[in-house]
RNA sequence: AUCUUAUCCAGAGUGGCUGAGGGACGGGCCCUGUGACGCCACAGCAACCGGUCCACCUUCGUGGUGGAUGCUGGUGCUAACUCCUGCCCAGUGGACCCCGGGUCGGUUAAUGCUCGGGGGGCACCGAUGGGACAGAUAAGAU
Repeated sequence: AUCUUAUCCAGAGUGGCUGAGGGACGGGCCCUGUGACGCCACAGCAACCGGUCCACCUUCGUGGUGGAUGCUGGUGCUAACUCCUGCCCAGUGGACCCCGGGUCGGUUAAUGCUCGGGGGGCACCGAUGGGACAGAUAAGAU
């Protein structure tokens, strides 16, 4: 670096050094001289791998499955759901379409506000759910 599998709505920060950016990318929205990113120290979270213990299975092998445990073990992580979103699908609401009523203003009307009924998921806007893509981390392989 590539591939495979699993997970991603939970959890956990202080100090020192430095000094202007950061949240992967685009858009949005945030964080940031009350000190970003990074590095270091200590602390913590979690439980992927490893260890230990228990139960079950077993082709009995230092095998498999499940559970417990934070262990002076290997990583990871400690703003915001992977911060939200991006592509596709589904139904749904709408200031999307139709019909009727009321109403400010106005000569009338368009427009606006509002109430009720019906329709459509084609386009637009919003929120929701599902799936992809991308990303992150672990374990394994090349």
A computed fold for a 142-nucleotide RNA from a Planctomycetaceae bacterium, annotated as SAM riboswitch aptamer (S box leader).
It was read from a public genome assembly, where an Rfam model found it.
Its mean pLDDT, the model's own confidence on a scale to 100, is 79.
Lineage of the source: Bacteria > Pseudomonadati > Planctomycetia > Planctomycetales > Planctomycetaceae.